[in-house]
Molecule: Lysine riboswitch aptamer
Organism: Neobacillus vireti LMG 21834
This record gives sequence, structure tokens and C1' cells, in this order.
RNA sequence: AGUGAAGGUAGAGGUGCGAGCUUCAAGAGUAGUGGUUCUGAGAAGGAUGAGCUUCUGAGAAGAAUCAUGAAAGGGAAGGUUCGCCGAAGUAAAGGAGAUCUCAUUUCUUGCUUUGCUGGUCCUGUGUUGAAUAAAUACCGGAUUGUCAAGACGUCUGUCUUGGAGAGCUAUCUUACAU
Repeated sequence: AGUGAAGGUAGAGGUGCGAGCUUCAAGAGUAGUGGUUCUGAGAAGGAUGAGCUUCUGAGAAGAAUCAUGAAAGGGAAGGUUCGCCGAAGUAAAGGAGAUCUCAUUUCUUGCUUUGCUGGUCCUGUGUUGAAUAAAUACCGGAUUGUCAAGACGUCUGUCUUGGAGAGCUAUCUUACAU
């Protein structure tokens, strides 16, 4: 000059990531509620099945019309506050919880393990969604940071190819080695 220890500490990528709050648009003149008319036996308790309970010919559910009339999830601001740079997202498995009870694993929360993705943007297809918004999975493309190899150039830059965040830069400790 170095090698090892997913070792410690601090950083970089940028419309950078995530969460909370405020305002706004959309959701929507929708769901729901009440009245009138028609019709005439079922309907509700988050999904399905079986029970159980409740409502219902003093009219269930449905349709038309009139009046009244929300909310949630998601989104925008380059608003504001906070936490950060596997930030975070996603898939599978397991676990936990939830309905009046049981079952299915239907729904929800967020916990553990493993795998994949460096970041951002765009087209297409699929899924979720009220949606042409947005998110997400896959293929493709562009761009950007970083490292390696090679070529050119010379004041450390340009080009080509490739890799991945268990990375990269700086620094410290320790062991080996010189």
C1' cells in the first nucleotide's frame, strides 16, 4: 500500500421518504331520513353458512317522485410540524383482535420472520378505488446519484458497459499483515 469484523460514529443522492395538523376540491345532490303513489312478504344484526334475537298485512323488501341531506378511505398545497436516508414500499408465512354465538379465514389493526426493490418520472397491462385522481405488481423507456472495469482527456472531467443500499463517502476501534 492493504485484508477482516452486516464493528462504532457522522454524512451524501432530491419535486428524497414517511407520519400528524390546517385549508381546499372531489366523493355527491350519492348513502341515509321523511312524505306520496304502485307492488305485496320478507328484511336487519360488516362477508358466507347454520343458529339466536329484533322489525314487519297498523305493510317487509323493491320501484317512481318530492323534500332534506352526510361521512370515511384516498388526493392537492412544493402549506406547517415532527421523525428520518431500507428512509420506505411490497409479497409470503405465522401470530393477535373483531360480529349476538359457532364455523369458514370474510374484515381490521398493527407484531415477528424471510424474500424483492438505489432514487425519481413516463407509457402499457392487471388489482384496489366513485374516479380519467392516486396507490400498487409486472414488462418497457428516460433520467439521476454511487461504485467497479475499460477508453479518451488533463486539473479530475467525458464516454461505454455492468453491479446493488448487508451499498457508497469520511473517520475511529480492534485483529492480522507490511